[in-house]
RNA sequence: UAGAGUUUGAUUAUGGCUCAGGACGAACGCUGGCGGCGUGCUUAACACAUGCAAGUCGAACGGUGACGGAGCGGCUUGCCGGUCUUGAUCAGUGGCGAACGGGUGAGUAACACGUGAGCAACCUGCCCUCGACUCCGGGAUAACCACCGGAAACGGUGGCUAAUACUGGAUAUGACCUCUUGCCGCAUGGUGGGGGGUGGAAAGUUUUUCGGUCGGGGAUGGGCUCGCGGCCUAUCAGCUUGUUGGUGGGGUGAUGGCCUACCAAGGCGACGACGGGUAGCCGGCCUGAGAGGGUGACCGGCCACACUGGGACUGAGACACGGCCCAGACUCCUACGGGAGGCAGCAGUGGGGAAUAUUGCGCAAUGGGCGGAAGCCUGACGCAGCGACGCCGCGUGAGGGAUGAAGGCCUUCGGGUUGUAAACCUCUUUCAGCUCCGAAGAAGCGAGAGUGACGGUAGGAGCAGAAGAAGCACCGGCUAACUACUUGCCAGCAGCCGCGGUAAUACGUAGGGUGCAAGCGUUGUCCGGAAUUAUUGGGCGUAAAGAGCUCGUAGGCGGCUCGUCGCGUCUGCUGUGAAAGCCCGGGGCUUAACCCCGGGUCUGCAGUGGGUACGGGCGGGCUAGAGUGCGGUAGGGGAGACUGGAAUUCCUGGUGUAGCGGUGAAAUGCGCAGAUAUCAGGAGGAACACCGGUGGCGAAGGCGGGUCUCUGGGCCGUAACUGACGCUGAGGAGCGAAAGCAUGGGUAGCGAACAGGAUUAGAUACCCUGGUAGUCCAUGCCGUAAACGUUGGGCGCUAGGUGUGGGCCGCAUUCCACGUGGUCCGUGCCGCAGCUAACGCAUUAAGCGCCCCGCCUGGGGAGUACGGCCGCAAGGCUAAAACUCAAAGGAAUUGACGGGGCCCCGCACAAGCGGCGGAGCAUGCGGAUUAAUUCGAUGCAACGCGAAGAACCUUACCAAGGCUUGACAUGCAGGGAAAUCCUCCAGAGAUGGUGGGUCCGCAAGGGUCCUGCGCAGGUGGUGCAUGGUUGUCGUCAGCUCGUGUCGUGAGAUGUUGGGUUAAGUCCCGCAACGAGCGCAACCCUCGUUCGAUGUUGCCAGCGGGUGAUGCCGGGGACUCAUCGGAGACUGCCGGGGUCAACUCGGAGGAAGGUGGGGAUGACGUCAAAUCAUCAUGCCCCUUAUGUCUUGGGCUUCACGCAUGCUACAAUGGCCGGUACAAUGGGCUGCGAGACCGUGAGGUGGAGCGAAUCCCAAAAAGCCGGUCUCAGUUCGGAUCGGGGUCUGCAACUCGACCCCGUGAAGUCGGAGUCGCUAGUAAUCGCAGAUCAGCAACGCUGCGGUGAAUACGUUCCCGGGGCUUGUACACACCGCCCGUCACGUCACGAAAGUCGGUAACACCCGAAGCCGGUGGCGCCAGGCCC
Repeated sequence: UAGAGUUUGAUUAUGGCUCAGGACGAACGCUGGCGGCGUGCUUAACACAUGCAAGUCGAACGGUGACGGAGCGGCUUGCCGGUCUUGAUCAGUGGCGAACGGGUGAGUAACACGUGAGCAACCUGCCCUCGACUCCGGGAUAACCACCGGAAACGGUGGCUAAUACUGGAUAUGACCUCUUGCCGCAUGGUGGGGGGUGGAAAGUUUUUCGGUCGGGGAUGGGCUCGCGGCCUAUCAGCUUGUUGGUGGGGUGAUGGCCUACCAAGGCGACGACGGGUAGCCGGCCUGAGAGGGUGACCGGCCACACUGGGACUGAGACACGGCCCAGACUCCUACGGGAGGCAGCAGUGGGGAAUAUUGCGCAAUGGGCGGAAGCCUGACGCAGCGACGCCGCGUGAGGGAUGAAGGCCUUCGGGUUGUAAACCUCUUUCAGCUCCGAAGAAGCGAGAGUGACGGUAGGAGCAGAAGAAGCACCGGCUAACUACUUGCCAGCAGCCGCGGUAAUACGUAGGGUGCAAGCGUUGUCCGGAAUUAUUGGGCGUAAAGAGCUCGUAGGCGGCUCGUCGCGUCUGCUGUGAAAGCCCGGGGCUUAACCCCGGGUCUGCAGUGGGUACGGGCGGGCUAGAGUGCGGUAGGGGAGACUGGAAUUCCUGGUGUAGCGGUGAAAUGCGCAGAUAUCAGGAGGAACACCGGUGGCGAAGGCGGGUCUCUGGGCCGUAACUGACGCUGAGGAGCGAAAGCAUGGGUAGCGAACAGGAUUAGAUACCCUGGUAGUCCAUGCCGUAAACGUUGGGCGCUAGGUGUGGGCCGCAUUCCACGUGGUCCGUGCCGCAGCUAACGCAUUAAGCGCCCCGCCUGGGGAGUACGGCCGCAAGGCUAAAACUCAAAGGAAUUGACGGGGCCCCGCACAAGCGGCGGAGCAUGCGGAUUAAUUCGAUGCAACGCGAAGAACCUUACCAAGGCUUGACAUGCAGGGAAAUCCUCCAGAGAUGGUGGGUCCGCAAGGGUCCUGCGCAGGUGGUGCAUGGUUGUCGUCAGCUCGUGUCGUGAGAUGUUGGGUUAAGUCCCGCAACGAGCGCAACCCUCGUUCGAUGUUGCCAGCGGGUGAUGCCGGGGACUCAUCGGAGACUGCCGGGGUCAACUCGGAGGAAGGUGGGGAUGACGUCAAAUCAUCAUGCCCCUUAUGUCUUGGGCUUCACGCAUGCUACAAUGGCCGGUACAAUGGGCUGCGAGACCGUGAGGUGGAGCGAAUCCCAAAAAGCCGGUCUCAGUUCGGAUCGGGGUCUGCAACUCGACCCCGUGAAGUCGGAGUCGCUAGUAAUCGCAGAUCAGCAACGCUGCGGUGAAUACGUUCCCGGGGCUUGUACACACCGCCCGUCACGUCACGAAAGUCGGUAACACCCGAAGCCGGUGGCGCCAGGCCC
């Protein structure tokens, strides 16, 4: 010392990206009241107009000499002249200063800086201190005057003059040289005493003072040298000739190749030289828990620079920002001959830029220069101005105030919220405003007077009034804060994840809220979070990461023991670590920021005293590490030579004949010119069966017939020898599969490329037939592999068990062998602790430790480009960036999937029976058509579905005609006596008009109509906003939970396993034990029986009656009906079985293993279906998308599909006769007998609201007859004619009947459907809807009544276990590459242009040094 979001369906770990924090010389957007303190060109070291930024001294000097003063002269009494004095001022000589102060960061990777030392190798003006001294001379020169030149800048010649200017001589403690001597030092050497030789002074004022010279010391400032420290790059690996050293000399204040001559050949470098890039360094500042990382604005220290480059002069000090000379670029002046300039000083201007201020005031203070001083100068400095640029402080009011006002916003319409907020009441007056008063800062200087830029500022007093003063960002998660409207993948947002496609808390606006506040956000940069470069503090089996292996150099690390040193290390003291800053304490501005004082820190460096365990150095010893010797031993370890047999192929000969070969099936190919097959002989090359083994050897690659020769290593035993000789190993060297390359051989088989044949949509493949390089040998290259145990090497330690290879020992055995126990080395498996994200590893570690090396730091780009090195080439080694993504990746989990595996079901296949697909018709759908052909349903799971009844109605569609509070509901207000009803007229009707006539009432009211306002209405949209309902997987056997346990976790276990079942049905086992929803059962129905009851049902027995009939009296036996019981449970027996579940067989039984059928549908899936059953959010229409009416349409028809009906006939059609059901329905109804009609039907009306009557005839069947295989006596479509019925109405568009007509069709291609028993098939009957009916549909009912199932390989669907997975909107998944178009970035490119750096040579300014001559009294200067 805080974390969060983001890879997944979920998890864990890895890993990147992103966010929350702090900071800033900032900038931008919106906004802006006051004050204090700070701060402000980060870019063009770009160019600069103008002003100012360094002068001063008359007490150094000669002049000029204003204003005064004194006295004198001339006299025109007010002037002039000269003298003395005072001396302002001015240029010059001279002195000091100008080398400070101020600016900037270009250059510089360096002794530039920091820190610590050194100089015995040095200098230091002014200042302090000590000692000694201050004598005598000399000649010039500027100013000035005169003349001359020039546009100017500026000069030239002649003449005069002074000094603290210049100069000669004397003196010398001391300096230098030399001789001698004492002392000291790490060396060169230093220092003191004595003796001998060379060079100096200046005046002024005068009361002191201030000065000058020589020498010693101090202080201050500087110079030089050294140790250590601090950037990137090795895709910069070698650099260097004054280079490294020496000697002599020169030069400097001083050391030194600093320079020069000669001599030697050195010096630096992997501890990174040389080169390239970048950069002023530090105190500090920011951040951080710290270690670190970043940075070097302001303030302070050092350095460097001053238009660019070079150079020296003067001086104590400079190679000099506001000095000089030269060169260059630029600017300006010019009379064109020449000149002048340098803001990186303060202001200011242009330019650049996202961006950075006034051409201010003052020397009052602090500080500096000069001066004796007054004083002068000072853009240093002190102040003010501008900028919210930063930090700090203050204010924009305080208290009360509920009808919780109005307004806004939301709303479930009740209300909520804004909100005590406002209004209103009572107060206050900071700040700003106005008036008055008004500082300290002043020490000092000066005789005194006087002296404040800031500034009428700070501060104080008073006045008035809540009066003048709030914004910005955000509100999906991270992250505090939510609603409405608008928009509709548009406009837009976005830091990451991501929002927006009609209900957006994510865009925009509003209301509300949250956060901060005179600011708030955004952008940029730095640190943090990031343990995400890991010293503190990470990793490398599979996530990125162990070099292919070995040897070995440097380096790193290193056994036991004794002595010694004291380098590391520990400790005390000393010096230093500037100030400021930071921390702590205290103090001053009203507080704070800010400032002041004290203490601490400054983790460092150096010196010195002490300690010596450990590490290290040196010396000695030891043997456990390592090695040697000796004795054994195993082995496909390596190299060379020789050699063997089997097999393939080829050649020759024999036998022999038609095929061989090859494949899933074939073909190409070979073969009558004799193949294949077979026998014999021969040739040649390559590889070595069996043994052979998670067996052996080797460092790895790798190594396999046998013999011989040469040779490396290991292991075991022994303990004679050496005595730490060791481990690792950057660079380096060697070895290094296969393929490939070069040269020369060789070539049997195999076989890239290639050719042909197949396969296929294609098949540049897989399969087949051939076949070249190659494979083999020799020599030389290449140097890479999933070179893998994906696990570097070495040493030590840490439970075991069980195999196997090599050696040795013990026991046993007389001996050998076998056996058994032990030990060392190797090689496997299992497994504990421990480790690990998990998987797994586990004495052969991935455990616990130590040492050394290599390597990693998100994915892609990319192991690529460029550069370098290697290679004959192919290529290898080393190795980026732009750009782009919000992930990529590991392990494990649950599902899903697999042309993966195992087990098991289902009319799933198979075995059967009957169909569909062909025909005609019916119905539905698509399509087309139409004014409209209303809408929905679309694989299974839409299509005889919604629709169990479209002529009108229905009806939702179309055309036309109407209505607008409406066809319908309700409320309010006003009004009316009617409205409904009847009649007539117009009209297609709706509707409109005419006439007639009426309200009820218990008197409260009610009904009805008209008008108006609220509102109605919508089969308009969204089934992807919904409820409800339904389909489907599927009546499949599954789906879950609690507790426990296991796992870091998702999850697992249970539910898996062995059996069994129709079943997660049951049993056994088991870290599970239980439970729930499902299964089963409970419910209904059919089948047996019993009991009760007995009409409308029944009729055996008794009685009556009829042509006949339960028709009647009666009866309850039977059938039947209704209700209620019984019965079936693997209960019994036997076989199998774990003697469990269960299963097989049997008995009994009406029924036997769920007895048949029905109802019943788990968790869920399909954004499945339905807004047109209904309900409903939102949106939309409102004289219409509502509503009414007439007519039309939903019934169209070149066509396609689906579901059915009828057929194609003789198991049949037709005719006649005859038998047997069940379920149902019936009053707006079913309708009997009878009569009429060929018939549909009609007339008529008995009976029946139904176990009573009716519909009602059942049909197939049975008996008899006929037809005789044909488009028919099959089949009935279509059409013509005539009718019946329903209905307001059968034209579009009903059904049925009769007569006539008599189409296709002779059993149906590919394909496909249903069904396992009272089932299929076949036969009829009834009902719902309904006036009627397009019903052949649907829902039920009964009659007759089969065949087949070996079996689970295959197709389809499903269940369980397991496995792989890069899938998870889950295989209808995921995903790869080319191409096309466009965009972006980077690389290469014939070349071209510019820059930088380097080398050689030529010309060469100023300047400095030297030589020589001249001028000059000396010196200096000048000339050549």
Molecule: small-subunit ribosomal RNA
Organism: Pseudokineococcus lusitanus